Predicted 3D model of a 1606-nucleotide part of an RNA (large-subunit ribosomal RNA, half A) from Lacinutrix jangbogonensis. Lineage of the source: Bacteria > Bacteroidota > Flavobacteriales > Flavobacteriaceae > Lacinutrix. Its Rfam family is "Bacterial large subunit ribosomal RNA". Gene Ontology terms of the family: structural constituent of ribosome and ribosome. It was read from a public genome assembly. Its mean pLDDT, the model's own confidence on a scale to 100, is 81.

[in-house]
Context: one part of a larger RNA
RNA sequence: AGCGUAUGGGGAAUGCCUUGGCUCUCAGAGGCGAUGAAGGACGUGAUAAGCUGCGAAAAGCUACGGGGAUUGGCACAUACAAAUCGAUCCGUAGAUAUCCGAAUGGGGCAACCCAGCAUGUUGAAGACAUGUUACACCGCAAGGUGAGCAAACCCGGAGAACUGAAACAUCUAAGUACCCGGAGGAGAAGAAAACAAUAGUGAUUCCGUUAGUAGUGGCGAGCGAACGCGGAUUAGCCCAAACCAUAAAUGUUACGGCAUUUAUGGGGUUGUAGGACUGCGAUAUUUGAGCUGUAAUGAAUUAGAAUAGUUUGGAAAAACUAACCAAAGAGGGUGAUAGUCCCGUAUAAGUAAAGAACAGUAAGAUAGCAGUAUCCUGAGUAGUGCGGGACACGAGUAAUCCUGUAUGAAUCAGUCGGGACCAUCCGAUAAGGCUAAAUACUCCUGAGAGACCGAUAGUGAACUAGUACCGUGAGGGAAAGGUGAAAAGAACCCUGAAUAAGGGAGUGAAAUAGAUCCUGAAACCAUACGCUUACAAGCGGUCGGAGCCCUUUGGGGUGACGGCGUGCCUUUUGCAUAAUGAGCCUACGAGUUACCGUUGCUAGCAAGGUUAAGUGAUUAAGUCACGGAUCCGUAGCGAAAGCGAGUCUGAAUAGGGCGCUUUAGUUAGUAGUGGUAGACGCGAAACCGUGUGAUCUACCCAUGGGCAGGGUGAAGCUGUAGUAACAUACAGUGGAGGCCCGAACCGAUAUACGUUGAAAAGUGUUCGGAUGACCUGUGGGUAGGGGUGAAAGGCCAAUCAAACUCGGAAAUAGCUCGUACUCCCCGAAAUGCAUUUAGGUGCAGCGUUGAUUUAUAGUUUUAUAGAGGUAGAGCUACUGAUUGGAUGCGGGGGCUUCACCGCCUACCAAUUCCUGACAAACUCCGAAUGCUAUAAAAUGUUAAUCAGCAGUGAGGGCAUGGGUGCUAAGGUCCAUGUCCGAGAGGGAAAGAACCCAGACCAUCAGCUAAGGUCCCAAAAUAUAUGUUAAGUUGAAUAAACGAGGUUGAACUGCUUUGACAGCUAGGAUGUUGGCUUGGAAGCAGCCAUUCAUUUAAAGAGUGCGUAACAGCUCACUAGUCGAGCGGUUCGGCAUGGAUAAUAAUCGGGCAUAAACAUAUUACCGAAGCUAUGGACUUGUAAAAGUGGUAGGGGAGCAUUGUAGUGGCGUUGAAGGUGUGCUGUAAGGCAUGCUGGAGUAGCUACAAAAGAAAAUGUAGGCAUAAGUAACGAUAAUGCGGGCGAGAAACCCGCACUCCGAAAGACUAAGGUUUCCUCAGCUAUGCUAAUCAGCUGAGGGUUAGUCGGGACCUAACGCGAACCCGAAAGGGGUAGUGGAUGGACAACAGGUUAAUAUUCCUGUACCUGCUCAUAUUAAAAGUGACGGAGGCGAAAAGUUAGUGCGCACAGACGGAAUUGUGCGUUGAAGAGAGUGGUAACACCUCGAUAGUACACUAAGACUACGGUCGCGGUGAUAAUCUAGCAAAUCGACUUCCAAGAAAAGCGAAUGAAGCAGCCCGUACCCUAAACCGACACAGGUAGUUGGGAUGAGAAUUCUAAGGAGCUC
Repeated sequence: AGCGUAUGGGGAAUGCCUUGGCUCUCAGAGGCGAUGAAGGACGUGAUAAGCUGCGAAAAGCUACGGGGAUUGGCACAUACAAAUCGAUCCGUAGAUAUCCGAAUGGGGCAACCCAGCAUGUUGAAGACAUGUUACACCGCAAGGUGAGCAAACCCGGAGAACUGAAACAUCUAAGUACCCGGAGGAGAAGAAAACAAUAGUGAUUCCGUUAGUAGUGGCGAGCGAACGCGGAUUAGCCCAAACCAUAAAUGUUACGGCAUUUAUGGGGUUGUAGGACUGCGAUAUUUGAGCUGUAAUGAAUUAGAAUAGUUUGGAAAAACUAACCAAAGAGGGUGAUAGUCCCGUAUAAGUAAAGAACAGUAAGAUAGCAGUAUCCUGAGUAGUGCGGGACACGAGUAAUCCUGUAUGAAUCAGUCGGGACCAUCCGAUAAGGCUAAAUACUCCUGAGAGACCGAUAGUGAACUAGUACCGUGAGGGAAAGGUGAAAAGAACCCUGAAUAAGGGAGUGAAAUAGAUCCUGAAACCAUACGCUUACAAGCGGUCGGAGCCCUUUGGGGUGACGGCGUGCCUUUUGCAUAAUGAGCCUACGAGUUACCGUUGCUAGCAAGGUUAAGUGAUUAAGUCACGGAUCCGUAGCGAAAGCGAGUCUGAAUAGGGCGCUUUAGUUAGUAGUGGUAGACGCGAAACCGUGUGAUCUACCCAUGGGCAGGGUGAAGCUGUAGUAACAUACAGUGGAGGCCCGAACCGAUAUACGUUGAAAAGUGUUCGGAUGACCUGUGGGUAGGGGUGAAAGGCCAAUCAAACUCGGAAAUAGCUCGUACUCCCCGAAAUGCAUUUAGGUGCAGCGUUGAUUUAUAGUUUUAUAGAGGUAGAGCUACUGAUUGGAUGCGGGGGCUUCACCGCCUACCAAUUCCUGACAAACUCCGAAUGCUAUAAAAUGUUAAUCAGCAGUGAGGGCAUGGGUGCUAAGGUCCAUGUCCGAGAGGGAAAGAACCCAGACCAUCAGCUAAGGUCCCAAAAUAUAUGUUAAGUUGAAUAAACGAGGUUGAACUGCUUUGACAGCUAGGAUGUUGGCUUGGAAGCAGCCAUUCAUUUAAAGAGUGCGUAACAGCUCACUAGUCGAGCGGUUCGGCAUGGAUAAUAAUCGGGCAUAAACAUAUUACCGAAGCUAUGGACUUGUAAAAGUGGUAGGGGAGCAUUGUAGUGGCGUUGAAGGUGUGCUGUAAGGCAUGCUGGAGUAGCUACAAAAGAAAAUGUAGGCAUAAGUAACGAUAAUGCGGGCGAGAAACCCGCACUCCGAAAGACUAAGGUUUCCUCAGCUAUGCUAAUCAGCUGAGGGUUAGUCGGGACCUAACGCGAACCCGAAAGGGGUAGUGGAUGGACAACAGGUUAAUAUUCCUGUACCUGCUCAUAUUAAAAGUGACGGAGGCGAAAAGUUAGUGCGCACAGACGGAAUUGUGCGUUGAAGAGAGUGGUAACACCUCGAUAGUACACUAAGACUACGGUCGCGGUGAUAAUCUAGCAAAUCGACUUCCAAGAAAAGCGAAUGAAGCAGCCCGUACCCUAAACCGACACAGGUAGUUGGGAUGAGAAUUCUAAGGAGCUC
């Protein structure tokens, strides 16, 4: 270390539970608000942080009613109280009710600031108390009303896009989402200028149906009525006008009146027209606000039956035995499961406010008949043109309705409608208004229900949840339940520094129920024991198995050694793949539901079947009955009228088409599948709508601030020279500049580091600008197809080629991924056609299930008969192409000629002939196979049709026939076959396809196939005959080519007349052949009758060689030797050719066979075949079958709940964890331990119904790993102290670092971090005794400092006014608004922590009271730029001198010396002096006070010292010189020409009084702010000593601060 067992830790699954949710039913209610809402802020308790309650009368006050013993909320503690003189508590009615908020006196950064008026407290001022004061509309006024908030429902205004149409524009989505206005408990609509159709209905609304019909529609996708019928509920009315009257005004008048207009009253309200008017007639009918009485009901509330014993147990409600009640056996609780223990329940009772209903009363409202001359009956209206919109209806044949624009009637003998229009007919009576019910919804209250959830579920929220936390903001948004019956919550002891933790003891039924608390799984981490393991290569299992251990002898654990063996999923032609996904475990996690079709099955009824809405009855839930509207079927044909067992076409009685002759449907349930819906789950980038953002950044506006120091030296001016005068030159002066160098500041050139950083952009070094188009603070403005942009598509909150947030929304996704239990039967495809189509889809093909058909079916073989033009072959058989030759028409060239003729030709070349040979688009020919038909045989439904459901439509290898390509490809495209795909087994070392062979299961049986038989490794070291010598075999059978390797065959030469090889000898002469050459003699080259002679033989020479010769050889010959020797061709096996990347290899060892060839025998060898046993399917049986992806079909298991049935359980349920048994499987059963209260079986039913994968979601736990890191390399060391403990805390001493900061002070921001005490669990990157940490207590003091009670800028708001569908946008007066203007205090002391605030001293400002004196209106002032030099000048600082104090030794002297420290003095007031002025000086302040020195009571001590009452010196310069940037003054110069308003102007005196609100701690270049952090970053302003130096550079240093938390 592995496996196993046991015991633990860790963790929080599982089981059980439920206080909380979800979905509904019935009833109620349907609003709250200026009498101040909703919602908040702040308070409120003895102690009080959160929630709840309440409001300065503050977990409460008063009255009445109820009730009757405890009470002071959640909340369990201590203290203190209240209560039978009736508390707490419950109900009803009141009181109080801070501040904000419509917010309303004015303002404002919500919860704050500042006012006016009246009254009061004081004589005034100041301050305080109570009340009141907004705006709009109505009203003469008094006064009233409105506003704002709130879930859905309703009406109106305005109105998207994604999406669908497989693209997209009309269309769709959709009048949806969103925004806006308005109303109510409902809203809207509504009493016909309506429908209909020759019959009728009679307002509106809603439900069922008509009907997915008529229609509409790029006639696409889609959209989609009405009439009628059945129901719910029912309800009808009022004005305007005609006419009459009254009043007022106006006009007119003949003054009698008349007319007009306006107002009011009467009258009147409709279609068979009605009314006015004229005449007649009468008080009928119906209805009725309000009030009174009776009164069901109605808050808190009250009464309310009936049980005991025994046993087990911690406990009885359990079991057993025996009872009782029931108008109560709903439910909950009680120490386990209770009708009779408790609360309740059935039932009964009770009453305040209120009050249905009934009765009475009653303001009121409401009608007739007849006549028909005249009058009235809704005008910029109806209609019409143009443009839109709504109607189911998209401009269409388009009626009807609405209206932006332009026009524009009629008046009852009228007008409108009936889907263009006209006529007839019918219906209605517009241009005014009101109207309950039936209908929609649920923020809320009460009662109840659930085949809904049970803590990753159910609301986001069972708990201090819209909380913590994130974000500038709109907005986003968690986790987190359980001790026990009862706290009986562990007294006491021990270990320990300990209030940590643990061990005992005790409580309890149980403490492994101990507060991280029920059960307590897994990952993960340990401990003990058994077996095994240190030469071993391993998808870790499986088969065999020695040994050891345990044993209840059944068995269990381990496993040396050997055999075989490349995970799972997905996607693919194909994956161990080095293609995807998963670290592990647990929980959660995906084909559902509604409606409409279609097919099967089951059930009812059947030529019929069936109800829908609704109504009634009843119930605990259910259900039952009624309801016949409607729908389907029973008859078809036709475009239709229509006719009808026929009909249509047609002239037809013909023919033909479709039908009949042949009748089964329908309603439910359930299963498969389609459609519409998000439709199996997760996933975009995007589009659109309402809002939120300029604290980052871009630009702009207003108002402020900043830029050490050094250099250069423009214009102008002055002088001199010069010119007629200019010009010009030189010198000086001067101080310009998007000038130069260079700090702060702003930036970011190069490079390194950093890259899980110190930092989500930095650090180091280096670099650019640095008086300008510069940098920067504060306050404002511009907003998303918009802004802003010296322009990079940059920036707009770490986001930009269109921000962020929420919504439409579950957008869409022909795409990717994932998609969960078992067994059985069958089982594909990767092809054709089409496709804005090619990775998608439709139809066909191939699969499956069911039904029907059973014969000339299908399949195979043989025979016969056919069609055909492939392979092959052929081409004087066509078309085309073509080798060589013969012939040579014709042409070219040359010659010739005056010309014609003609001649030559190694030129081109037709036809023809001979010869050779080619073709996918040539064929005089022409198979095999395949195909068709017929016959026979074999097989026997394998076939066909219809219906349901699919999948496939990426294929791949091999063989053969072809195209393409290079007769390349593991290439590509076809065809035929086969296998893989979807196929395991054996062989080929290993391998998808090659060879063999198709796996139902079991067997320690047999026989074989391919292939093998020396060992690995089963079987022959088999047999016979050869070959190979190369380890060839045994790389790819590597090639051309090479080679006297070897072996075999055939043919052919030479050879005893002596071959071949070797050895000996010769190899000559003409001649150095000729030519050429400097030379060329066999041998540089050229030429050729390469000749001839002598010979046994010898080339005018096969090589070497020389300058040329020479020389050595060869050919050829003789001798010797003595038997075979050569050549050519064709085979076998070897050989060279032969070079690749990890050391090599035939699979290895190795082998001379164990290689190769031929022949033969035996054996091995598979999941094949056989044998034995078993399972299932099909089949009557016999028998046959059972590999399988996509896919089809069938049968089951498990989980949760419901109904019925009736079992189990404290003598121990579920769950957890082991063991055994059992089923083909999913699974089931029994039992030990744990656990402590629920839960099985069976029969049906219903589903949130099964996980290993989705870079899945949540939680837990690993791994890397005790690894990286511990955040500036300014630095620590020692001694002492406290303490359990000290590198870090405190004290001391050294050392080091900063010092234009790493010191000091403010603004912003933070919000208690400040100080003290006590702590150390967490925080601090380590420790900690320490702390910016935890707990408790304390701390911020103002007339003068800052802000308000003063002013105004940018800009905001905004009476009036303007614009706009609405919301709203501008905007005058005014009002708000500092970053600016105005404005009065200094010094010293004091605290642990505050001080210009307290104290001491000395000042100043404003108002009031009192007195005196004067007026007063405006001008002015306030009031402003950059740069430059000049002048004055404070604090400060340096040096010197004087003075004060202290010290001055070692070894000797010097002390009139040296060293060190100190030498100060405000605001304010005052008369003078200097200066142009600002200002300075001077006196007082000041007998202030302090430093310093000496002395020293006393206290503390770390023994080093520290603190120090009091006293003394009545202490010493207001000196000189230098620098000097605060500040101030005037001046010069330049062009870009440089706020506003308030205030001031505008008395004096003395005394007294008054003087409000807010801030004030602490940090502030940072550990407290912005950056997620105690973060190397960022952050405006003031001050900023000394030496060096031009300097704020640089280096060192003072005061002061620090050593950067390992």